[in-house]
Formats: sequence, C1' cells, structure tokens
RNA sequence: UUAUAAAUUCAAGCGCCAGAACAAUAUAUUAUUAUAUUGUUGACGAGGCAGAGAAUUAUCGAAUUUUCGGCGGAUGUUCUCUUGGCAUGGUACUGCCAUAAAUAUUAACAAACCCCAAUAGCAAUAUUGGAAACAAAUUUAAUAGGGUGCCUUUAA
Repeated sequence: UUAUAAAUUCAAGCGCCAGAACAAUAUAUUAUUAUAUUGUUGACGAGGCAGAGAAUUAUCGAAUUUUCGGCGGAUGUUCUCUUGGCAUGGUACUGCCAUAAAUAUUAACAAACCCCAAUAGCAAUAUUGGAAACAAAUUUAAUAGGGUGCCUUUAA
C1' cells in the first nucleotide's frame, strides 16, 4: 500500500486540521535559535427540525493568551409551493404559527472559566469528580387575551 474478516464508533455549537501556537526526542548551532520526526491544542453552555426546492458568512448569551486561521456539516433566517393548527359549528381569505401549532406582560432556568482534587501521559495536555457564582434568546411556566365575509343556528 492492497485485499479479506471481526470489533468499536458514527456527531449536529457538531466534527476535522494542510496554517499557527505548544510539548518531547534527535541533529546542527551556542543561540535560548533552526531543521526533522512524533505528538498536543484548536467553541463554554442555553435553545433549536411539518414536507419539497432555492438563496445565505445560520439563533442566544457566557468567557477573553488561538473561542486565532481554515475546511466540512448543520435543526436558523428569507422566498416559492404544499400539509396541518389558531376563541364556540361549516366554509373562503388575510395574518401568525408547526402538533404544547396568535399575541402581550411578568417570573424562572446554564456550563465553561476560577478554586480544590483524582486518573492517564516524560511533557504539551486529556478524562473525571467536588465546591461556589453569574446570562440572554425565537426556551419554559403563570396570567391576561385575540381577525373578516358568507352559510347554518335561539345564539356563533
């Protein structure tokens, strides 16, 4: 490198690493640097999917030595079509939404970081536990509360 077989894994603020930074070793050098090899880091949680297509640097805050830089993916947003829902029957339409399926108000909810430890590694670092604190949003809860025409109907 190729083929076969088996096992494991297969994510959606998620994955990856050609730049960069950092570590170990070797060589050169004697300067604290260079090169090579092998490694490490590279987004902290909250929230989020009716179906199809297109476009797009895809919501919210927390923390600031790389959460830099790049690639891929993606439940976001906008537009078109379709399906479904929205006060007390049927139907059409406008609007707002997505099965807990108008809207408004109020209230509520995090993790990392930091501190203290354990395990693995020569190290960079990784994994895990404990203590304590702090958000926002299109999340949740409570309360208030909501179209038009026509038909039916005691009444909508």

This is a predicted structure of a 156-nucleotide RNA (glmS glucosamine-6-phosphate activated ribozyme aptamer).
Of the family's consensus pairs, 85% are formed in the model.
Its mean pLDDT, the model's own confidence on a scale to 100, is 75.
It matches the Rfam family "glmS glucosamine-6-phosphate activated ribozyme aptamer". Rfam classes the family as a riboswitch. Rfam's curators write: This entry contains a glucosamine-6-phosphate activated ribozyme that is found in the mRNA for GlmS. GlmS is an enzyme that uses fructose-6-phosphate and glutamine to generate glucosamine-6-phosphate. The ribozyme catalyses self cleavage of the glmS mRNA that is thought to regulate GlmS activity.